[in-house]
RNA sequence: CCGUGCAAGGUGGGGCGCUAGAGGUGCCCUGAACCCGAAACCCUCUUCAUGCGGGGCUGAUCCCCCGCCUGAGGGUGAGAAGUUGCCGGGCCAGCGCCGGGCCCAUCGGCGAUGAAGGCCGGGUCCUACGCGGCGGGACGUUGUGAAUCGGGUCAGGUCCGGAAGGAAGCAGCCCUAAGCAAUCUGCUCUCGGGUGCCGUAGGACAGCCUGGCCGGAGUCGAUGACCCGGAACGCGCCGGCGGCGAUUCAUUCGAAGGCGGGGGGCACGG
Numbered sequence: 001c002c003g004u005g006c007a008a009g010g011u012g013g014g015g016c017g018c019u020a021g022a023g024g025u026g027c028c029c030u031g032a033a034c035c036c037g038a039a040a041c042c043c044u045c046u047u048c049a050u051g052c053g054g055g056g057c058u059g060a061u062c063c064c065c066c067g068c069c070u071g072a073g074g075g076u077g078a079g080a081a082g083u084u085g086c087c088g089g090g091c092c093a094g095c096g097c098c099g100g101g102c103c104c105a106u107c108g109g110c111g112a113u114g115a116a117g118g119c120c121g122g123g124u125c126c127u128a129c130g131c132g133g134c135g136g137g138a139c140g141u142u143g144u145g146a147a148u149c150g151g152g153u154c155a156g157g158u159c160c161g162g163a164a165g166g167a168a169g170c171a172g173c174c175c176u177a178a179g180c181a182a183u184c185u186g187c188u189c190u191c192g193g194g195u196g197c198c199g200u201a202g203g204a205c206a207g208c209c210u211g212g213c214c215g216g217a218g219u220c221g222a223u224g225a226c227c228c229g230g231a232a233c234g235c236g237c238c239g240g241c242g243g244c245g246a247u248u249c250a251u252u253c254g255a256a257g258g259c260g261g262g263g264g265g266c267a268c269g270g
Stems, first nucleotide, its partner, number of pairs: 001270006009058003012030005020046005034055004063263008073253006082244008094235002097230005104224007117214008125203006131196002134192005139186001140183005150175004158167003
């Protein structure tokens, strides 16, 4: 140096998450990335932890270790502009809200079939009286209406009387009082009102409606502009606290690549 067999090793690594901690399943990065099976109320472990069970391939090199550089990606913290949440404030009161003014603009209504304004009157409102109407009652009319304490007539019977005659009087009949019912036919009386296209008188007369006269062109409403005042804290603004937040900054882990250095078994045969 070559061959055969064995055998340590290799057959991926990393970040986040999970966990007391480690690895795996999960998500993500890297990229030459064996196969099968179970794994989130989970699987295998315990600082010698960097998976478990089974089957392949490779096997001292395509392997392992150390240092430096580059460095995908992840974690943590900070964080501009901006954005968002909460608390507080009260004004330059900016928007918004409320009230008023002005009469500038726009729109609309009314107006020479006469606006604003002025004068006179009426109505709407109140009071009293009258009249009418409605309702109640009275009176009136009709009917009914008294076992006894109302009337008349009183059969029979009763009483007085010698008789003539007389007296009281039940039932019946007739009538009537209070009452009850009906009736309004009433130039009747009386009382009442959520009564009236009514009349008279008085009051009130702000507003609204309306008639007449004078007058001779505006007037009313809404919105906007402008001006004044107010309230409140919805927005803006101011102050404070927190979240998010760049291809930003710091720090940390770090696949992969590059460069340099080091390590690399046993047996047999030639």
The prediction has a mean pLDDT of 76. The RNA shown here (Bacterial large signal recognition particle RNA) has 270 nucleotides and comes from an uncultured Acidimicrobiaceae bacterium. It was read from a public genome assembly, where an Rfam model found it.